Predicted 3D model of a 45-nucleotide RNA (Histone 3' UTR stem-loop). Rfam family: Histone 3' UTR stem-loop. By type it is a cis-regulatory element. The family has 50 seed sequences and 44,596 matches in Rfam 15.1. Its mean pLDDT, the model's own confidence on a scale to 100, is 76. The model forms 100% of the base pairs in the Rfam consensus.

[in-house]
RNA sequence: CGACCGGCCCUUUUCAGGGCCACCAAAUUUUCCAACAGAAUAUUU
Numbered sequence: 001c002g003a004c005c006g007g008c009c010c011u012u013u014u015c016a017g018g019g020c021c022a023c024c025a026a027a028u029u030u031u032c033c034a035a036c037a038g039a040a041u042a043u044u045u
Stems, first nucleotide, its partner, number of pairs: 006021006025045004030040003
């Protein structure tokens, strides 16, 4: 700077903690394309 301030699950850290998803950013990978650009897919942080 940008986005979410939402959903689900567990736990008496319950005016709370944790996990997953969504969202944002970055990197990598595959496909489309002659190539750039762009789009889509997958993975990681």